Annotation: Predicted 3D model of a 523-nucleotide part of an RNA (small-subunit ribosomal RNA, 5' domain) from an uncultured bacterium. The full RNA is in RNAcentral, with records from ENA, Greengenes and SILVA. It matches the Rfam family "Bacterial small subunit ribosomal RNA".

[in-house]
Context: one part of a larger RNA
């Protein structure tokens, strides 16, 4: 000198764009953050219309006994709309947060899988015949304070299960050809065995789905080469340890697991142990080499109170799923239960220190749905903060009686100083009024949180808008007074003990400017 997610002191007009718990991965009140589909299914409620049934009241007639008409309530259906549970499907494995752990194939980079999987999506081939038994909801009753639990009975499906059919799919046995990378791979083919399916909407055309196989795409898994902090005042480490055989397990290779056998394997090219740490693209600095950092944004990884486990599923060892254990908090009828903000806000605490319990799904994107649409604290916006960067303003011109005042003086003057006043202007900004967007893209129409915002026009008035640090040398900038090794200053050298340009104040000056200094950290 540059830089900062900064903090502190003094000061503070506006706008744009960014950024904002670096500390306690400390504890959390409250609200919201993951739902959706009635075009998979049965049943229920509400409203409107309507069909059947039902027959009341008023009115009419009456010989007062009643009669005809009338059509309400109620009951059972249908249609439409809608609501909330349930079965079922898809999604809750994405998106969002954090950096605790991890020195590791975790990450980066380059390769490999003849050792692998991949829902939805795209392309292509083939197919969907015929049956069955349940179960939630519901009803009834039971236990319990609750959470909830079990019982009996009924019912549906794109839920579940047999049967049939089925290939070049899978299993085991062969044949031929081609190829390779050792096990082998691919193609053609023989005979045998095994396993499929679901319907819905529509007047229909047709559309949305279903099963199986092949290919693609995307995503994931695994393996390897190289690189990846400090300590030797850590020198030896290791028993599933290293390898083999055989079983098991996995989507898949493998001590991944197990039985047996062998005794290996790693290490001064630093094993092991200890400390520290998420890694990278990048960021800062530097002429570069390098050094430092890893906030925000993007990629990967890990974690979700702590520890462990599996289930479901194409995908999880699952932040807002399940189970177990632990600590903590809460409810309780004391028998037993409930919870997990490192999602967005917000609270307490810690701290030098870090924001609103805001608006909207209008846009972009995501989930579900044929769609309409619903959900979305992702996201888009607004609020707060000079925290940062950038831009603008606080006026411009003229104005010497060089006014007054201040300071200083050798008492002549000098200086503040064209500075002010005065005069002439301008309207950036401000305030008020009027107009008023783009962002909206689907075939048309409709659709804007931001926002009556930006912007444009008009009017008003210089009116509302300057400070901070420094002035001994380094280092731009000097005098007076006070103080008297005191009070104090200080980055280094050093100032102060009676004439201090170094302390304090004033005048003057220098620097930067809505900032200026200080502190901390890095280069």
């Nucleotide at each position: 000198g540059g830089a900062c997610g900064a903090a502190c002191g003094c000061u503070g007009g506006c706008g744009g764009c960014g950024u904002g718990c670096u500390u306690a991965a400390c504890a959390c009140a409250u609200g919201c953050a993951a739902g959706u589909c009635g075009a998979a299914c049965g049943g229920g409620g509400a409203u409107a219309c309507u069909g059947c049934u039902g027959g009341a009241a008023a009115g009419c007639c009456u010989u007062c006994g009643g009669g005809a008409c009338g059509g309400a309530a109620g009951g059972c259906g249908g249609u439409a709309u809608u609501c909330g549970a349930g079965u079922g499907g898809c999604g809750g494995a994405c998106g969002g947060g954090u950096g605790a752990g991890u020195a590791a194939c975790g990450c980066g980079u380059g390769a490999a899988c003849a050792a692998u999987c991949u829902g939805u999506c795209c392309c292509g081939g083939a197919c969907a015949g015929g049956g069955g038994g349940a179960u939630a909801a519901c009803a009834c009753a039971u236990g319990g304070a609750a959470a909830c639990a079990g019982g009996u009975g009924c019912u549906a499906a794109u839920a579940c299960c047999g049967c049939g059919u089925a290939a070049g799919a899978c299993c085991a046995c062969g044949a031929u050809g081609c190829g390779g990378c050792a096990u082998c791979g691919c193609a053609u083919u023989g005979a045998g065995g095994u396993a499929a399916a679901a319907g819905g909407a529509g007047a229909g055309a047709u559309c949305c789905g279903g099963u199986u196989c092949g290919g693609g795409g995307u995503g994931a898994g695994u393996u390897c080469g190289c690189g990846u902090c400090c300590g030797a005042u850590u020198a030896g480490c290791c028993a599933g340890u290293u390898g083999g055989u055989g079983a098991g397990g996995u989507a898949a290779c493998g001590g991944c697991c197990c039985a047996c056998c062998a005794a290996a394997g790693c290490g001064a090219c630093g094993a092991u142990c200890g400390g520290u740490a998420g890694c990278c693209g990048a960021u800062c600095u530097g002429a570069g080499a390098g050094g430092a950092u890893g906030a925000g944004c993007g990629g990967c990884c890990a974690c979700a109170u702590u520890g462990g486990a599996a289930c479901u599923g194409a995908g999880a060892g699952a932040c807002g799923g399940u189970c177990c254990a632990a600590a903590c908090u809460c409810c309780u009828a004391c028998g037993g239960g409930a919870g997990g903000c490192a999602g967005c806000a917000g609270u307490g605490g810690g701290g030098a220190a870090u924001a609103u319990u805001g608006g909207g799904c209008a846009a972009u994107g995501g989930g579900c749905g044929c769609a309409a649409g619903c959900c979305u604290g992702a996201c888009c916006c607004a609020g707060c903060a000079a925290c940062g960067c950038c831009g603008c303003g606080u006026g411009a011109g003229u104005g010497a009686a060089g006014a007054a005042g201040g300071c200083u003086u050798u008492c002549g003057g000098g200086u503040u100083g064209u500075a002010a006043a005065g005069c002439u202007c301008u309207g950036u900004u401000a305030u008020a009024g009027g107009g008023g967007a783009c962002g909206a893209a689907g075939g048309a129409a409709g659709u804007g949180a931001c926002g009556g915002u930006a912007c444009c026009c008009u009017a008003u008035a210089a009116g509302g808008a300057a400070g901070c640090c420094c002035c001994g040398g380094c280092u731009a900038a000097c005098u007076a007074c006070g103080u008297g090794c005191c009070a104090g200053c200080a980055g280094c050298c050093g100032c102060g003990g009676u004439a201090a340009u170094a302390c304090g104040u004033a005048g003057g000056g220098g620097g930067c400017g809505a900032g200026c200094g200080u502190u901390g950290u890095c280069c």